[in-house]
Molecule: Bacterial large signal recognition particle RNA
RNA sequence: CCGUGCUCCACGGGGUGUUGCGAACUCUCGACUCGAAGCUAACGCGGGGUGCAGAGCCUGUUGUGAGGGCUUUAUGAGUACGUUGAAAUUUAAUAUAAUCGUUGAUAGCAAGGUAUAAAAUGGCGUAAACUAUCGAACCGUGUCAGGGGGGAAACCCAGCAGCACUAAGAUUGACCUUACGGGUGUUUUAUUUCUUGAAGGAGAAAGUAUUAAAGGACAGCGGAUUUAUAAAAUUCGAUAGACAGUGGCACGG
Repeated sequence: CCGUGCUCCACGGGGUGUUGCGAACUCUCGACUCGAAGCUAACGCGGGGUGCAGAGCCUGUUGUGAGGGCUUUAUGAGUACGUUGAAAUUUAAUAUAAUCGUUGAUAGCAAGGUAUAAAAUGGCGUAAACUAUCGAACCGUGUCAGGGGGGAAACCCAGCAGCACUAAGAUUGACCUUACGGGUGUUUUAUUUCUUGAAGGAGAAAGUAUUAAAGGACAGCGGAUUUAUAAAAUUCGAUAGACAGUGGCACGG
């Protein structure tokens, strides 16, 4: 100097997170695979594979700056809180008033009618339950001819067809029972409204306006909190590049 074989070492790194690694999420993208969700005083654990010592390995300096974190400010959005205003609508009072009223108002009494609600009850309809019948090639039960298997035999085993009984299910339905339904009937109670009668004797009143109260669709302001974007400052920081240094063992020629 050359060749062969082995080994150190490498097979990513950063951020959040963590005591620190791993997983998870994320940035970079030239960076093996399988397994578990664990590992731990300086590195993740176990197995396999690839490269391999003058090397794209290792150490240091420089350099670049993907991307992430904290803080502050500005703007936007969401959420709840505080505060201010506030529409429709409702009630009361006052004023006015279309209109009605001595051919009798409001309110009350008695009788009768409609409507609404509830309860009870009858009827109608549907469903369920119930009755009867049917209903399983094999993946239901019982019995299992034939045939099959075991056995020297007795007998035993599995078991198809058939038959019987049923399951899911289908069909039928007079009565009874239960549930549900409503432009179903009746009664009672309550409410609303109408008619009539007796009594009584002058008001009633839609609407409009004002005031007071309730109400709170909708909106403003304030700080808080969460989030998005931008800027500033700070912090962590992969990677390209450049420079310098270190650089195992065995055998053979």